This is a predicted structure of a 387-nucleotide RNA (Bacterial RNase P class A) from a Caulobacteraceae bacterium.
Of the family's consensus pairs, 97% are formed in the model.
Its Rfam family is "Bacterial RNase P class A". About the family: Ribonuclease P (RNase P) is a ubiquitous endoribonuclease, found in archaea, bacteria and eukarya as well as chloroplasts and mitochondria. Its best characterised activity is the generation of mature 5'-ends of tRNAs by cleaving the 5'-leader elements of precursor-tRNAs. Cellular RNase Ps are ribonucleoproteins. RNA from bacterial RNase Ps retains its catalytic activity in the absence of the protein subunit, i.e. it is a ribozyme. Isolated eukaryotic and archaeal RNase P RNA has not been shown to retain its catalytic function, but is still essential for the catalytic activity of the holoenzyme. Although the archaeal and eukaryotic holoenzyme s have a much greater protein content than the bacterial ones, the RNA cores from all the three lineages are homologous -- helices corresponding to P1, P2, P3, P4, and P10/11 are common to all cellular RNase P RNAs. Yet, there is considerable sequence variation, particularly among the eukaryotic RNAs. Identified in Yersinia as Ysr151/RnpB. By type it is a ribozyme.
Lineage of the source: Bacteria > Pseudomonadati > Pseudomonadota > Caulobacterales > Caulobacteraceae.
RNA sequence: UCAGACGGCCGGGCGGUCGCUGUCGCCUUCGGGCGGCAGAGGAAAGUCCGGGCUCCACGACGACAUGGCGGCGGGUAACGCCCGCCGGGGGCGACCCUAGGGAUAGCGCCACAGAAAGCAAACCGCCCGGGCUUCGGCCCGGGUAAGGGUGAAAGGGUGCGGUAAGAGCGCACCGCGGGCCUGGUGACAGGAACGGCAUGGCAAGCCCCGCCAGGAGCAAGACCGAAUAGGGAUUCCGCGCCCCGCGAGGGGCAGGGCCGUUGUCGGCCCGAGGCGUCCGGGUAGGUCGCGAGAACCGUCCGGCGACGGACGGUCCAGAGGAAUGGCCGCCGCGUCCGCCCCUCGGGGCGGGCGGCACAGAACCCGGCUUACAGGCCGUCUGAUCCG
Numbered sequence: 001u002c003a004g005a006c007g008g009c010c011g012g013g014c015g016g017u018c019g020c021u022g023u024c025g026c027c028u029u030c031g032g033g034c035g036g037c038a039g040a041g042g043a044a045a046g047u048c049c050g051g052g053c054u055c056c057a058c059g060a061c062g063a064c065a066u067g068g069c070g071g072c073g074g075g076u077a078a079c080g081c082c083c084g085c086c087g088g089g090g091g092c093g094a095c096c097c098u099a100g101g102g103a104u105a106g107c108g109c110c111a112c113a114g115a116a117a118g119c120a121a122a123c124c125g126c127c128c129g130g131g132c133u134u135c136g137g138c139c140c141g142g143g144u145a146a147g148g149g150u151g152a153a154a155g156g157g158u159g160c161g162g163u164a165a166g167a168g169c170g171c172a173c174c175g176c177g178g179g180c181c182u183g184g185u186g187a188c189a190g191g192a193a194c195g196g197c198a199u200g201g202c203a204a205g206c207c208c209c210g211c212c213a214g215g216a217g218c219a220a221g222a223c224c225g226a227a228u229a230g231g232g233a234u235u236c237c238g239c240g241c242c243c244c245g246c247g248a249g250g251g252g253c254a255g256g257g258c259c260g261u262u263g264u265c266g267g268c269c270c271g272a273g274g275c276g277u278c279c280g281g282g283u284a285g286g287u288c289g290c291g292a293g294a295a296c297c298g299u300c301c302g303g304c305g306a307c308g309g310a311c312g313g314u315c316c317a318g319a320g321g322a323a324u325g326g327c328c329g330c331c332g333c334g335u336c337c338g339c340c341c342c343u344c345g346g347g348g349c350g351g352g353c354g355g356c357a358c359a360g361a362a363c364c365c366g367g368c369u370u371a372c373a374g375g376c377c378g379u380c381u382g383a384u385c386c387g
Base pairs, nucleotide, nucleotide: 001383002382003381004380005379006378007377008376009375010374012331013330014329015328016327017326018325020039021038022037023036024035025034026033027032041358045369046368048367049366050365051364052363053217054216055215056214066213067212068211069210070209071085072084073083074082075081086100087098088097089096090095101208102207106206107205108202109201110200123148124147125144126143127142128141129140130139131138132137156174157173158172159171160170161169175197176195177194180191181190182189183188221288222287223286224285231279232278233277234276236274237273240253241252242251243250244249255270256269257268258267259266293315295314296313297312298311299310300309301308302307332356333354334353335352336351337350338349339348340347341346
């Protein structure tokens, strides 16, 4: 200098002016006014996990079902998060990726291709024997998993020996298996001997094992509480007469209405509440929940680290479907145009445009995931050049 890897941070600045929300102080004609202070994010987002808090359920513990998680050791209030390590895979490397328990508990599946896909399998090829032959080869029987071909996967790999050709058939090395020894808290790693190699894969298929989980959510929930309607208590007024019944009620007569316009007769139906006062529940509405906490900043200590501890300091939005904004000036940044300079990489001057990445708190906190113009810092790797 170029090409990369990882980690952290910022993500417009200053001033003026007019507003908005909260809070404190003062004033007030109680409507409000004036002044001071504070006022979005790293993701406030998705609402995917884990908690706090609240209500409901529940005697305790456990089991079943359902859902989730899954190498080991730590961190944490907890987690499916984070840290460190192990195994596997990728990269020359810094480093990156990894749903990573169990396949002799059982069931299921292994598409296409291929002769054969699970009690393995002869398509081509190779070898042996027999027969035929036009001497090219063909047919029949048998051996062979070394070679070719198919496939994600074909019952260890390479080499030597061996054999008719082959084959762990024998041997060496590598791999593998169960036990042993050594190291490690552990996952696991290393080692020597033994075993000729065994029941292939899939559990983001059912399943088995271990661990975790009661349900709903701030529209949770608590308090205050109108008007109207409805409920209860009560004063007063009213409820036709008679009979039976303790009573609810029943019967008769009278009254009113209907059955068709009237009368008679007959049938059916109706007849007790109203004004006021008080009480209690709920609704509208209001208040709380609601921000001093798993808080933030600094220093030191412990730890590889996640993180933990001590000391000191700070108070840091809390609403109503939602305030945190508008305008102007200067600077910065990006982009476009013109002119000039140039060592062709770029730079300078003037002007225009863009308020200038993603995005807006709604009970709170810890994570994860997703979005993000542009920029800054640190550590490390590979290559090249110079000293």